[in-house]
RNA sequence: AGAGUUUGAUCCUGGCUCAGGACGAACGCUGGCGGCGUGCCAAAUACAUGCAAGUCUAACGAGAAAGUCUUCCUUCGGGGGGGCGAGUAAAGUGGCGGACUGGUGAGUAACACGUAGAUAACUUGCCUCUAAGCUGGGGAUAACCCUGCUAACGCGGGAAUAAUACCCAAUAAUAUCUUGAUAACGCAUGUUAUUUAGAUCAAAGGUGGGGAUCCUUCGGGACCUAUCACUUUGAGAUGGAUCUGCGUUCUAUUAGCUUGUUGGUAGAGUAAUAGCCUACCAAGGCUACGAUGGAUAGCCGGCCUGAGAGGGUGACCGGCCACACUGGGACUGAGAUACGGCCCAGACUCCUACGGGAGGCAGCAGUAAGGAAUAUUGCGCAAUGGCCUAACGGCUGACGCAGCAACGCCGUGUGAGUGAUGAAGCUCUAAGGAGUGUAAAUCUCUGUUAGGAGGGACGAACCGUUCCGGCGCUAAUAGCACCGGAAUCUGACGGUACCUCCAGAGAAAGCCCCGGCUAACUUCGUGCCAGCAGCCGCGGUAAUACGGGGGGGGCGAGCGUUGUCCGGAAUCACUGGGCGUAAAGGGCGCGUAGGUGGAUCAAUAAGUCAGAAGUGAAAUGUAUCUGCUUAACAGGUAACCUGCUUCUGAAACUGUUGAUCUUGAGUAUAGGAGAGGAAAGCGGAAUUCCUGGUGUAGCGGUGAAAUGCGUAGAUAUCAGGAAGAACACCAGUAGCGAAGGCGGCUUUCUGGCCUAUAACUGACGCUGAGGCGCGAAAGCGUGGGGAGCAAACAGGAUUAGAUACCCUGGUAGUCCACGCUGUAAACGAUGGGUACUAGGUGUCGGGGGAUUCGACCCCCUCGGUGCCGAAGUUAACGCAUUAAGUACCCCGCCUGGGGAGUACGAUCGCAAGGUUGAAACUCAAAGGAAUUGACGGGGGCCCGCACAAGCGGUGGAGCAUGUGGUUUAAUUCGAUGCAACGCGAAGAACCUUACCGGGGUUUGAAACGUAACUGAAACUCUGGGAAACCAGAGCCCCUUCGGGCAGUUGCACAGGUGCUGCAUGGCUGUCGUCAGCUCGUGUCGUGAGAUGUUGGGUUAAGUCCCGCAACGAGCGCAACCCUUGUCCUUAGUUGCCAUCAGGUAAUGCUGGGAACUCUAAGGAGACUGCCGAUAAUAAAUCGGAGGAAGGUGGGGAUGACGUCAAGUCCUCAUGGCCCUUAUAUCCCGGGCUACACACGUGCUACAAUGGCCGGUACAGAGGGUUGCAAUACCGUGAGGUGGAGCUAAUCUCACAAAACCGGUCUCAGUUCGGAUUGAAGUCUGCAACUCGACUUCAUGAAGUUGGAAUCGCUAGUAAUCGUGGAUCAGCAUGCCACGGUGAAUACGUUCCCGGGCCUUGUACACACCGCCCGUCACGCCAUGGAAGUUAAUAGUACCCGAAGUCGCUAUCCUAACCCCUCGGGGAGGGAAACGCCGAAGGUAAGAUUGAUGACUAGGGCGAAGUCGAAACAAGGUA
Repeated sequence: AGAGUUUGAUCCUGGCUCAGGACGAACGCUGGCGGCGUGCCAAAUACAUGCAAGUCUAACGAGAAAGUCUUCCUUCGGGGGGGCGAGUAAAGUGGCGGACUGGUGAGUAACACGUAGAUAACUUGCCUCUAAGCUGGGGAUAACCCUGCUAACGCGGGAAUAAUACCCAAUAAUAUCUUGAUAACGCAUGUUAUUUAGAUCAAAGGUGGGGAUCCUUCGGGACCUAUCACUUUGAGAUGGAUCUGCGUUCUAUUAGCUUGUUGGUAGAGUAAUAGCCUACCAAGGCUACGAUGGAUAGCCGGCCUGAGAGGGUGACCGGCCACACUGGGACUGAGAUACGGCCCAGACUCCUACGGGAGGCAGCAGUAAGGAAUAUUGCGCAAUGGCCUAACGGCUGACGCAGCAACGCCGUGUGAGUGAUGAAGCUCUAAGGAGUGUAAAUCUCUGUUAGGAGGGACGAACCGUUCCGGCGCUAAUAGCACCGGAAUCUGACGGUACCUCCAGAGAAAGCCCCGGCUAACUUCGUGCCAGCAGCCGCGGUAAUACGGGGGGGGCGAGCGUUGUCCGGAAUCACUGGGCGUAAAGGGCGCGUAGGUGGAUCAAUAAGUCAGAAGUGAAAUGUAUCUGCUUAACAGGUAACCUGCUUCUGAAACUGUUGAUCUUGAGUAUAGGAGAGGAAAGCGGAAUUCCUGGUGUAGCGGUGAAAUGCGUAGAUAUCAGGAAGAACACCAGUAGCGAAGGCGGCUUUCUGGCCUAUAACUGACGCUGAGGCGCGAAAGCGUGGGGAGCAAACAGGAUUAGAUACCCUGGUAGUCCACGCUGUAAACGAUGGGUACUAGGUGUCGGGGGAUUCGACCCCCUCGGUGCCGAAGUUAACGCAUUAAGUACCCCGCCUGGGGAGUACGAUCGCAAGGUUGAAACUCAAAGGAAUUGACGGGGGCCCGCACAAGCGGUGGAGCAUGUGGUUUAAUUCGAUGCAACGCGAAGAACCUUACCGGGGUUUGAAACGUAACUGAAACUCUGGGAAACCAGAGCCCCUUCGGGCAGUUGCACAGGUGCUGCAUGGCUGUCGUCAGCUCGUGUCGUGAGAUGUUGGGUUAAGUCCCGCAACGAGCGCAACCCUUGUCCUUAGUUGCCAUCAGGUAAUGCUGGGAACUCUAAGGAGACUGCCGAUAAUAAAUCGGAGGAAGGUGGGGAUGACGUCAAGUCCUCAUGGCCCUUAUAUCCCGGGCUACACACGUGCUACAAUGGCCGGUACAGAGGGUUGCAAUACCGUGAGGUGGAGCUAAUCUCACAAAACCGGUCUCAGUUCGGAUUGAAGUCUGCAACUCGACUUCAUGAAGUUGGAAUCGCUAGUAAUCGUGGAUCAGCAUGCCACGGUGAAUACGUUCCCGGGCCUUGUACACACCGCCCGUCACGCCAUGGAAGUUAAUAGUACCCGAAGUCGCUAUCCUAACCCCUCGGGGAGGGAAACGCCGAAGGUAAGAUUGAUGACUAGGGCGAAGUCGAAACAAGGUA
């Protein structure tokens, strides 16, 4: 620091996800030790049991027992007295402390907390210092004793007694209060100091010592002294209280709240201010800078994260607050409205004798419950701290320790060295080997931890006691206090840490991951199953993604998962984002608050800046040093704590105040343009209607029609009239307006704008949350109006349907007036203002200059409106002085897609509806711009037997053949649009053969290795059998002795036309013989990519030329190759025969020839080369000449990059899988030949351009020795007999046929046609039944030219005619080749099909056989509404009213003090009654929130459902 994921690819926007760190965690697997920390986050749920706050006898009175010693008595059981126990225990009065410590976070959005201040408005027990004092009296009361009630708790009655308990009096001020005066100060009230007079208020003793003086009950006391207490005062310290500034969550779908409310006066009350409370008076107070309400929450130091700014959080430790079962209340006290106190009410639990009582773990342990989850009913007060005490000491679940838990952090170990035949095992393998791996074993060592044995701490300093010394008080050498020294005394942890020794590698490694992100790869299993998954995504038979194994990677006593937070996320953007098209500019203006604001001078000092002071607790964090063996941890020091407050200073900038200025803004004067607005009036053209005339059969409408209108006279035409609406031409990226919008002409009223002048004002400006106004169309209300047009509606068409598009009609509406609505793609998809930043060129409205007689032209300038462009900017497209550039100011808005502009609420509206505006749930995308393709019922150009023009077919018939289907034991398998179907198959009777039935074989028919055994097996014969084969008999090897050969058995293996062509190679088809497909370098672009290859011409062609940021090159095209057409040369046998000679009935038959034909080798020839025209002086085209051939001469071979997961595992090869007495192999028979039917490809026909008969010609190319076979003979014939010749330019197959000549038939189911059938044969072959071909005789079916549709062909072609060959024993209408005869037509490119190039649109990229929308049906999920039901919360009104404070009454009771006549009275106190307030409770009507609800509504998701076809191309109606 980034990465993955939208696409075919790209850039951008944008979300989702990951890598990091952290945790009071939990879960899974695993687990050696130690140190330091941490440990109920939920039920502030309920709690058994124990403990957590007591202490002081030196404040006080009283005061046991057990036990033991002793004594007396004894009925020997025991009893009484005394001493010790013991002034002890327990209890009581009194004092201090139980307001600290400890727990929890329910409540609280608040002066609760934080920070800085204020108190001139306060208090403070214990502690320190200071000043003074501590006198004299009194009456009670508990405990105890006696007694009563009660189940208990507890409550009484009587009698006695003490105090540092209580009370009275004295004394008293620098205390308090009142009065007066003076001074100083301050901050408004005031504060401080001094002083005058008056009033008021205190106390308590305990202990130690002394014995001079006095008293004595002889114990002692008074007294003195010390000390601890006590009282009053002042000061301090500490703690607390109150007030204030600032800061402190979300929500406006909470906008108004408030009556003690805001203030005043007087009082009550408090430690103290204050509506804190009461009475009266006034009517205020808070709020858009968010009151009030709702929701949530203890706050902070800090902690986690982050570069920081921030964000999250508030466990442990520390500060503050609040609470203590829930609610209310006071008492005591220095302090509480009191966790382990009290009273009341409520809920709950317990006890009960039913009358009544008791209780409060959110203290430490612990229990139950809840939960994913959180520990011991431990030890000790040794340390630190707290309370009491004079002290010893006591108490202390604070605390110190230990226990449990890998919960976290840190440390450490599980060994080290050596060790190669690289052991075994396991895994993989190409079978050779490789990996695990120096890993192990082995050998040599070490000894951490754990184990055993022994030693053994620090933490301990105090206090106290004893002794010694010093000092102070004092009359004192007592005593006490203080200081110093010595000794003594104290350890829960713990026999722990630590140290030493002993033995011994012995006891100690797992978890996750290995497709990418992200380090790490193989095998087997599985087969869209099981499963994985953080995101993208894996799995449908070769899974590095599932599960196991091996191997590897990471971390390591842990490792993963889950959850949460921050980060990455600049993805709420202060630092640090955006708004033309990605989400996002308000429809437009006026304007309030607010924000912001021109120039100069002066003042001020709020902001700002500098310095200083205070504070910012400690801990934490940072740096450094130190202590534990190290570290974690702990300690010391420093810096920091970015903040707040105060003081001092500076004065540039902002603010404020004052003064001034003119450039911003406005005013004035003079001109100007305009569909700016409102109202009234006027005008012509057109349309429709009405009337009349002319006129006659149609009109109208459409793709074509029909509905409709018309003989009752339409349409057309002429004249006249009526009505309403809109204003042709002008008219223009012209004008005006803020926007919406505005268009005939005239008038009236009226708003804004521009220019010139520079006279006036003097910053008056800009923006603008709320607010107010305007605001197209449609719509609504009332009343008019209504010609045309026209939702709805009707009819006619179209269509599968057509609630549409088209047509004929037609009502609201459109128009006017008044009112409402308030929205639009209200768009420049671009808020307003100001300033700045190259230009060019139009146009509209002004002004000026120059020139001119004048008008133009020209130049300058201001304002508007367009186009093109520089810099710049932008993701790109684009924008570009009219910015989307560079800056500033203000407003509005955005934060993934869907759900949804929906629901609920509020508000506006007559309604329709508008404004505001969520969530659950769901997806990993949605989107912008541009790129390359593909596609379009987009466009342009071009080509092709593509159409057209022609010729002949197919489709109808019969037959052949292939396919589908059906059938079957089997009808083997494959090929399936073009590009399967006379295809694989160039030839199924057996074989082939893969299929079916039956019968056999099992190392196998053939190959190879090895071990053992045998010397046979083969062969011959016999028997069985359909055969294969089985059984039996006969026969029975060689050798160099190693073995060879052969067989049997066994093990390895063979074999498979079994599966997968979607695992493959090879081969092939197809687009397509179409003209395309690419690369290097350069250039352009952020990039995908583009350019080149596009453009202008031309070509069969990316063929060539020209141009051009391209220049070159490659694969294709063309050419080179074969063949054919002309000529030449060479060579002549088996071919040829012109000339010469010979011969025959005839024939190159013979001699000979080498001319010709031909054969087969080599050449020539054709190149737009020549001429002309056209074109651009090009490429080229057209015409011509010559030539056998002319523009590629004809034909063939040749098939670019690629596409179709095209075809083939059954040609072959091959991975994987499967079978192995069978899916292998052998044999016989059957089947592949079936047959209602459908299709393809063919053959033969339907006849006269013909059939039949007879006669007569002319080919080419092939084949032939298991072969072709002549002459001859036989047979009607197929063929047979026979065999000359030929391994072939020699012999042979082999007569070519159509044609031509002659004859016949005469239009008919025929002398056409030949199917079918019968009979008889021939040939091949072991064998023609299923199931061959051919021959002869007989038979003589359909068929009379073929519907929709469809195929081939452009010249030696179509058509037609025959010939040959491969396969093959035999079998062709098929296939492949060969020649003979030999046409017609092409105007042309509109249309159909296919293709090429350019361009355009795209939501397609599996690429239109694409994508995709909505209803309906089914399942699941969350949500809204809903008659209601139910719960909670807060408040209001009223009723009742506990405890209690306060008030009040004076009914009862009453020790201290006062008065007294001694009877009593008073003061004071208590009880009781009454009153105000008052918690819980009750009643009532509402509010808010949640849950639930028959039914209902839409939404989301779901695999292949139904119906249509709305969008994306002109998406077929943009």
Small-subunit ribosomal RNA from a metagenome, 1518 nucleotides, folded computationally. The coordinates come from a structure-prediction model, not an experiment, and the mean pLDDT is 83.